[in-house]
């Protein structure tokens, strides 16, 4: 100097004027007026996971159903994250990985091919006059896949039939917290598919802030509460699809609830953010100090002008957090790898 | 905002992981003096991108578009 890898940060800036939202302060009896601050994101998005919170038996049992799938840890929890193991890619920094079990059972494997989980089409060898029979899985051919690969011995020809090496399986020993790794012995029998049914292990009650609580007005229905009647319960309803269990229930009366773009709470101080130290490889944890940072309900966060340049991407909160995924013009910094040149 | 579902030809719908079909519509030809109807032939598609598999419309993941329901009712 070139080509990369990885981790972070940032998300046009400055000023003037006019507006909008929620609070604060001042004036005012109120309506309202004034003042200075403050007001979208790294993804606010998709709603794909996990929680908080709320209601329903203060949440029950079994089945069904659904999620997850190497090991150890982190965390409130997770399908997330960290480190490691195995596998794959890259010269390398590094990256990717739905990575339990087809030796419990069942299903599927089109076309081609003799044969698709069992086989003899061509070939090779033996017998036979021939047709053909027997042996064989080296070689050929089909296929994604044909009873481990390659070499030597062996044989009528062949074959793990035997041996060395490689690969796989089982057992033993050693190492490791574990996934797993190394060594030795036995010994080659069992194709692929579980993002096919299924099996194993483990987790999951349902519904979601339009949850839910409170305030307020006419009628009917519905619902709720109380009283009476009834005692049918094998019925019907119920907040899981089924069974059990629980609760309620059929008729009458009384009271009440509550919608019609109603109001208030829930609603933003929180598993919070920043800095430093300590522990840990790390995710993260602990301690100290500092900070307060939208809360609307037809829905605010905008518009105009000026200056600068690198000419400005994706995009807009709606109960709140932790992640994942997807979209994104650019700019900056840290760490590292390979190649070339020079000293 | 929350929950659920669907994408196949121009339109409405099918298809068990193994050559994507049907009806109507469209185009051309035949028929007719001309048109319609009828007959014959033809063209046209699995929303998009990855993955699993020998092989994907189908199974899995992501994404895009569309539809439906939810505020006790009138």
């Nucleotide at each position: 100097g070139g080509a990369c890898u990885u981790c972070a940060u940032u998300a046009u800036a400055u000023g003037a004027c006019c507006g909008c939202g929620g609070g604060g302060c001042c004036g005012g009896a109120a309506a309202c007026g004034g003042c200075a601050a403050u007001g979208a994101g790294g993804a606010a998005a998709g709603u794909c996971c996990g929680a908080g919170c709320a209601u329903c038996a203060c949440a029950g049992a079994g089945c069904a159903g659904g999620g997850u799938a190497g090991c150890u840890g982190a965390u409130a929890a997770c399908g997330u994250c960290a480190g490691c193991c195995g596998a794959g890619g890259g010269c390398g920094a590094c990256c990717u990985u739905a990575g339990g079990g087809c030796a419990a059972g069942u299903g599927c494997a089109a076309c081609a091919g003799a044969g698709a989980u069992a086989u003899a089409c061509c070939g090779c060898a033996g017998c036979g006059a021939a047709a053909g029979c027997u042996g064989u899985a080296a070689g050929g051919g089909u296929g994604g896949a044909a009873a481990g690969g390659c070499g030597a011995g062996g044989u009528a020809a062949g074959a793990g039939c035997u041996c060395a090496c490689c690969g796989g399986a089982u057992c033993g020993c050693a190492g490791g917290a574990g996934a797993c790794u190394g060594c030795g012995a036995u010994g080659c029998c069992a194709u692929g598919u579980a993002a096919a049914c299924c099996c194993u292990a483990u987790c999951c009650g349902a519904u979601g802030c339009a949850a839910c609580a409170c305030c307020g007005a006419u009628u009917g229905g519905u619902g709720c509460g109380g009283g009476g009647a009834a005692c049918a319960a094998u019925g019907c309803g119920u907040c899981u699809g089924c069974u059990c269990g629980g609760c309620g229930u059929a008729c009458c009366c009384c009271g009440u609830u509550g919608u019609a773009a109603g109001g208030u709470g829930g609603c933003u101080u929180g598993a919070g953010c920043g800095u430093a130290a300590u522990g840990g490889c790390g995710a993260c944890a602990u301690u100290a100090c500092g900070c307060c940072u939208a809360g609307a309900u037809a829905g605010a966060u905008g518009g105009u002008c000026a200056u600068a340049c690198a000419c400005g991407a994706c995009a807009g909160a709606a109960c709140u957090c932790g992640g994942c995924u997807u979209a994104u013009c650019g700019a900056u910094g840290g760490a590292g790898u390979c190649c070339c040149g020079c000293c | 905002g929350c929950g659920g579902g669907u994408g196949u030809a121009g339109u409405u719908c099918a298809a068990u992981g193994g050559c994507a079909g049907a009806a109507c519509a469209c185009u051309a030809g035949c028929u007719u003096c001309c048109c319609a109807a009828g007959c014959u032939a033809g063209a046209u598609a699995c929303g998009u991108g990855g993955g699993u598999u020998c092989g994907a419309u189908u199974c899995c993941c992501a994404u895009c578009a569309c539809c439906c329901g939810c505020u006790c009712c009138a």